[in-house]
Molecule: c-di-GMP-I riboswitch aptamer
Organism: marine sediment metagenome
């Protein structure tokens, strides 16, 4: 130099969660990617009636592994 959690706006979404803008706990890849394992949600669809079950190529990716690619400056 860089990125940016919590939390605040605003705005998107059924929700999980996003984008934005302010903010920084933290990060040597907290750069990209995902139909590897994980975790979240479950409108719509399945079933089931006592208000509730299951299902995702939705979501996270700063859980965990993997791929690919990586700035400047000093010793």
């Nucleotide at each position: 130099g860089g990125c940016a959690a919590a939390c605040c706006g605003c705005g998107c979404g059924g929700a999980a969660g996003c984008g934005c803008g302010g903010g920084a706990c933290g990060c040597a890849a907290a750069g990209u990617c995902g139909a590897g394992g994980g975790c979240c949600u479950a409108a719509a669809g399945c079933g089931g009636a006592g208000u509730u079950g299951c299902u995702g190529a939705g979501g996270c990716g700063g859980c965990c592994a993997g791929a690919c690619u990586g700035c400047c400056g000093a010793a």